[in-house]
Model confidence (mean pLDDT): 76 of 100. Bacterial RNase P class A from Nocardioides sp., 373 nucleotides, folded computationally. A source record names the gene rnpB. The source organism's lineage runs through Bacteria, Actinomycetes, Propionibacteriales, Nocardioidaceae and Nocardioides. RNAcentral holds the sequence, with entries from ENA.
Order: sequence, then C1' cells, then structure tokens
RNA sequence: CGGGCCGGCCGGGCGACCGCGUGACGUCUGCCCCCGGGCAGGCGUUCCGAGGAAAGUCCGGGCUCCACAGAGCACGGUGGUGGGUAACACCCACCCGAGGCGACUCGCGGGACAGUGCCACAGAAAACAGACCGCCUCGGUCCUCGGACCGAGGUAAGGGUGAAACGGUGGGGUAAGAGCCCACCAGCGCCCCGGGUGACCGGGGCGGCUCGGCAAACCCCACCAGGAGCAAGGCCAGACAGCACACGUUCGAGGGUUGCUCGCCCGAGUGUGCGGGUAGGCCGCUGGAGACCGCCGGCAACGGCGGUCGUAGAUGGAUGGUCGCCCCUCUGGUGACAGAGGACAGAACCCGGCUUACAGGCCGGCCCGUCCC
Repeated sequence: CGGGCCGGCCGGGCGACCGCGUGACGUCUGCCCCCGGGCAGGCGUUCCGAGGAAAGUCCGGGCUCCACAGAGCACGGUGGUGGGUAACACCCACCCGAGGCGACUCGCGGGACAGUGCCACAGAAAACAGACCGCCUCGGUCCUCGGACCGAGGUAAGGGUGAAACGGUGGGGUAAGAGCCCACCAGCGCCCCGGGUGACCGGGGCGGCUCGGCAAACCCCACCAGGAGCAAGGCCAGACAGCACACGUUCGAGGGUUGCUCGCCCGAGUGUGCGGGUAGGCCGCUGGAGACCGCCGGCAACGGCGGUCGUAGAUGGAUGGUCGCCCCUCUGGUGACAGAGGACAGAACCCGGCUUACAGGCCGGCCCGUCCC
C1' cells in the first nucleotide's frame, strides 16, 4: 500500500422566536372551612422533557392479585461441558464437528441395537437388500469355428442412477466372484493405563469382520415450570328498577383447587334472558438486580470495595415547528456559489436479554499478500 476478520462508539451541533406536557413558585377568580390553609380553573415566570433500538412482544425476572393436604394423567420448555446471573432459550470460557492459507466464522450439539414411521426424483434395488447392463458355468440351436441367440443358474468385483447403494487398498482364492481367507488402514463395541473439575483427549489390548440417514416425525431419557397480568390490584365519589324462567338449602344448586380426573374444601343462594344505570377522580408511577469513575479478584462473562451523580411519567395520550450559521451527501457550475436532501423510528409498570429496522460517520485490535529498510 492492497485485500480481509472481529469488537466498541456516535447517530447532527449552536443561537433566536413561537408552541405543547408534568412539577415548583407567584398572582387572579370561584368554592369549602377549625381563618390559616385546602381544592378547582385561568394567567405569568422557571426547571425538566424519548431510543439505540423506546419496535416485535419472542424468552427470563421483579411487582400485584388469586390459589396452595395429596395422587395420577395430559400439555409446554430446555438439551456438549464448566462457569456467570435474580433468572433465562441470554452471556463467557472450553470440548466436539464443519468451513477458511489465516485472523475467524457456523452448529435446534442427549438417544437411531426400546419401539413405530418416513427417505422425493432418478434407479433393477432405498434397508431382515437388490440382477438393468456386464462377467462366469451348464444345456439347446445356428455357425464364416472367432462367436451369436435362447433357456436354467451363479456373481454385488466393473458400468450406470442417486443426497445416500450395506467398509477401503493389496494379496490369496474361484468357473466368475464375494471378509470366503489374510495383511494394513478406517470405523464400531468392550476392557486397561495416563492427562483434565468436566465435555473430552492421548496410548495399548481384545472381539465379530462392518452395523445408512431423519428425533425441527411420533417417541424415549434427564432436568425445569402453579395461574393470570398495571385494562394487575386498591381507594374515593356518583347513578340505577326491577321482571320472567330454571336448579337448590344436609336427599347439596353452585363455587374453589385456573388444563383434566380422583380426592379435598367452602357452601345458601346460583345460573340464563329481558330491562335500567355508570363509564369520573386518585394511588399503583418510577430510586432501581441504577449509571459513571477508580482500585482489587478472575483468561472472560462477572463479582467485591470506595467515590460521584441522580430531572419523561402522558391517559385522545406532551416531547414539535420556522428562520439563521456551521457539518455531511448529491446535482449544476472553471470558480465564487446556487439548489435539493440528512436514516430507522417514537416511552405508557419496571428491569435483564434476543431478534428485527437503520442515511452517514468515528475509534481500536488482528490476519493474509506485495514492496522497502
């Protein structure tokens, strides 16, 4: 210098004017009253006022309410190992497999001898295998005496199909062949030794000669999991009108056990239909597994200690608009300059993750190639 891999960060800035929402202060009006305050409304001043994803709502928790003698079934989730964490399907480190020269990346990574099922197209055959071509033997017919054709068998070594064809190479053997036999290699199972917390790795021995894939098909194994969600839940104020039918009060309607059954518990009202009323306010509501900095422990995720900071809380739902200067990109122009544009998207109880969207820009580490010293 060129090409590439990984990680982190920002995501317009300044000023002026106008506007919106919560809070604080002041003031005016109305109401209440224990005469000093409270409540409601208006106006003025002032503070603060979206995000890295606030998004999708896919996981995990906090919080809230309901439930909680017990048993069985069903459903759901997770899935190499060891750690981190409040917890997780997240994160870190490692193992194994695959890809790359490499930095590094990818893996829904338990079990396919528990059982069932499936394997498109092509192909003869797709799983207790299978003769289409070929090869070999025997019989018959023909013959130009090389062989050809027909029939009966043998053969998985060769061809061909496929994502996948029932170990590979060499030798023996045979009519031709075949783990039929042998050597080496690969793979499988069992045992032993060494290393590692472990997944696993390295080495040795023995065995039958060989065993396809799919579990994101059912299923099996291990572990985890009560249900519902801020429209949770609580308080205040206010309105209204009942009627009909059905079942039932110890011979038990109905309800709870929030997926079901048994069992258990509560139990005098309950269910359906028609009709009527209301749909206001307050709390929950933001200080938390909190952020930043430093030191220490740890490979790391993360943890411990100390210091500093601490300002969205709307409820038809605020957080915006215009102008000027600067920044970036594009277009036109020799130029001065002019014009256009600046993403994705927006809180709604809170937090930790994942995933997805995103104009443009900044920083750091590493790998490969080439050249020079």